This is a predicted structure of a 77-nucleotide RNA (transfer RNA) from Candidatus Bathyarchaeota archaeon ex4484_135. The coordinates come from a structure-prediction model, not an experiment, and the mean pLDDT is 82. Lineage of the source: Archaea > Thermoproteati > Candidatus Bathyarchaeota. Its Rfam family is "tRNA". By type it is a transfer RNA. Rfam links the family to the GO term triplet codon-amino acid adaptor activity.
């Protein structure tokens, strides 16, 4: 220095090609069950979708530019 993926709740992912106001799992809290726990049913909160710009009525989804994690090449006095 050149490429390729990846970034979404506290953890792990899914929506991303083909734009239309973000979901599941697990954890957490509260209830229900039980002498008590756990396992199960019910309910609930939690989110600047890495930063910032365009584009568009509308952007996690397209384009630019940067930040971070991996990974390949190349360079190496």
């Nucleotide at each position: 220095g050149g490429g390729g993926c990846c970034g979404u709740g506290g953890c792990c992912c899914a929506g991303c090609c083909a734009g239309g106001a973000a979901g599941g799992g697990c954890g957490g809290c509260g209830g229900g069950c039980u002498c008590c726990a756990g396992a199960c049913c019910c309910g609930u909160a939690g989110g600047u979708c890495c930063g910032g710009g365009g584009u568009u009525c509308a952007a996690a989804u397209c384009c630019c530019c940067g930040c971070g994690g991996c990974c390949c090449c190349a360079c190496c006095a």